[in-house]
Context: one part of a larger RNA
RNA sequence: GCCAGGGAGUUGAGAUGUGUGGCGAAGCGAAAACUGAAGCGAAAGCGAGCGCCCGCAGGCAACCAGGGGCGACCUCGGAAACGGGGUUCAGUCACCCAUCUCAGACCCGAAUUCGAGUGAUCUACACCUGGGCAGGGCGAAGCCAGCUUGAUCGCUGGUGGAGGCCCGCAACCAUUGAUGGUAUAUCCUCUUGGGUGACCUAGGCGUAGGGGUGAUAGUCCAGUCGAACUCGGCAAUAGCGGGUUCCCUCCGAAAUGUCUCUCAGGACAGCGUCGCUGGAGGACGGUGAUGGGGUAGAGCACUGAAUGGAAAGAGCGGCUCCGAAAGGAGUCACUUUCCUAUCAAACUCCGAAUCCAUCCCCUCCGUAGAAGGCGGCAGUCGGGUUUCACAGGGUAAGCCGGUGAGCCCUUUCGGGAACGACCGUACGUGGGGUUAAGGGCCCUAAGUUCUAGCUAAGUGUCAAUCUUAAAGGCGUCUCUAUCCUUAGACAGCUGGAAGGUAGGCUUAGAAGCAGCCAUCCUUCAAACAACGCGUAAUAGCGGACCAGCCGAGGAUGCGGAUUCCGAAAAUAUACGGGGCUAAGCUAGAUCCCGAUACCCCACCCAAGCCACAAGCUUGUGGAGUAGGGGGGCGACCGGGGCGGGCAGAAGCGGGUGCGUAAGCUCCCGUGGACCGCUCUGGUAUGAAUAUCCUGGC
Repeated sequence: GCCAGGGAGUUGAGAUGUGUGGCGAAGCGAAAACUGAAGCGAAAGCGAGCGCCCGCAGGCAACCAGGGGCGACCUCGGAAACGGGGUUCAGUCACCCAUCUCAGACCCGAAUUCGAGUGAUCUACACCUGGGCAGGGCGAAGCCAGCUUGAUCGCUGGUGGAGGCCCGCAACCAUUGAUGGUAUAUCCUCUUGGGUGACCUAGGCGUAGGGGUGAUAGUCCAGUCGAACUCGGCAAUAGCGGGUUCCCUCCGAAAUGUCUCUCAGGACAGCGUCGCUGGAGGACGGUGAUGGGGUAGAGCACUGAAUGGAAAGAGCGGCUCCGAAAGGAGUCACUUUCCUAUCAAACUCCGAAUCCAUCCCCUCCGUAGAAGGCGGCAGUCGGGUUUCACAGGGUAAGCCGGUGAGCCCUUUCGGGAACGACCGUACGUGGGGUUAAGGGCCCUAAGUUCUAGCUAAGUGUCAAUCUUAAAGGCGUCUCUAUCCUUAGACAGCUGGAAGGUAGGCUUAGAAGCAGCCAUCCUUCAAACAACGCGUAAUAGCGGACCAGCCGAGGAUGCGGAUUCCGAAAAUAUACGGGGCUAAGCUAGAUCCCGAUACCCCACCCAAGCCACAAGCUUGUGGAGUAGGGGGGCGACCGGGGCGGGCAGAAGCGGGUGCGUAAGCUCCCGUGGACCGCUCUGGUAUGAAUAUCCUGGC
């Protein structure tokens, strides 16, 4: 892992509610008692007679239980006004069901804490009795001899054999390194350290859990140690994690607000469901009317920011100048006015669209019962969203926080290649047809359809997200305006482009062309006191300008479209692919394909009407997580009734048929003795999941 079996809302008491039943101003109990028959108030305490109107069902009507309103009364608060609760006649007991509370309380799961015991055969340390340590080296004290001395000291040579001494693959102990082996809950190999000592080791014995032991590492105390192990308190507790077992059917959320030692939880409200009550209005929407508003936009009239200029003023300030000083002048800055160019979430002389409130009308829902009220049962309090709109933070983010709507969550189907949120559309079962989004060359259903343009870049073949872009270009198309042009434009080619003069100054030089100043005159068809290259300076070459040749359009500006370069990511390219010059892009036309949408037929279910049944409805009935309501299937046991069985029960195997499903039925085989249906009562009643438990494989 698979298979089989086991495996989780139970029981008691109390409380509340729906339903059913008994009795009923009483019910129940043996009785005491309890509940009901009076409430209000914290308490002291005080303590409810009758009324009037509307009105549902019903009813011919009058009327009208229940219901609603007004008044009155009791009580509490209050000075009062006024406000809160109440103003009796239906209850009570039992049972089923649902939920709550207390209990282990749906099941499983801690780390903990306390008690009583068991452990030092592992290991730590101490003690007792033993055992072990090849070989070699160094050579302490002491001692002896000699020399020396008055005698010591001392010196020299021996002897001697100390040492937490040295070397050391003996034994033994340890375990430094290994990207060695890979035996494996600590082993082996190589390497390394110690190796007469605080050494190693055997047996015995002692210390026990807040205790021991500890050359100290919180080490070790039996693979367990920042408090051992076993059992018990114990089913500890767990706001946390996992699991929680048959079917169909109706409805169907929330991820928000407030409070919280509260933020993984809860309480109340909100949103769901079911029932009762209620008895006529309700509502998303649309047109109009009347009010409200200060956003978008706009504006500068206020507040503040802010461009340039003009005039006037004051002369206080900074700087500069003149003057001996007094003082004066200029400028910047300042104040006011005017002109001019601009801005604002916390500016407004203005001011929409949307929006909000009320009313009339339309539409829709509603006596087949809406709105409202009361009650039972919930779930929800971690939401998400590059969907759209609006703003905020941030350089930005598939970023963060927020508001409104939609969607996902809880949602299938068609489209978007694939794709939770985009587009279309929401779903009972089967069949037929038509469309939506999106598509129509092939993969692949449907146009190799039509008209007019554009693109030459494989640009493109992308609704959006996923999938970015700038400066630049005599690429191309197009709109528009101005100018030139047969008195000949534009381009090209040929020729001219002169004289005063090398203008003056400067300068070594300065002659159109280093620089400064001026920029005239003449001849001309035209020709600059020169636009560029060039020279040391000249020279030289172009340009402006003019003429000729040529012969029809040309130049420039504000724009639009398209295209090119710019343009870089990791295995081979990447429109889904093939491929395409349209099968690309723009504008238009027409036909077709295409969904669970829409239409039609049949059936199922639900709801409603009517109910004995049958029948009817024709449509904004049929999706669904958490969850609420309803109806069923199956298992085991008991009771009543009815049946089957050795001429073959249950069970098991294979098959037939029925039911929306849980399931049921029949036949054959096997099997060999019990079994079923119906009504009813009672449950230790349904398995795929819990690293579930036990067994098997």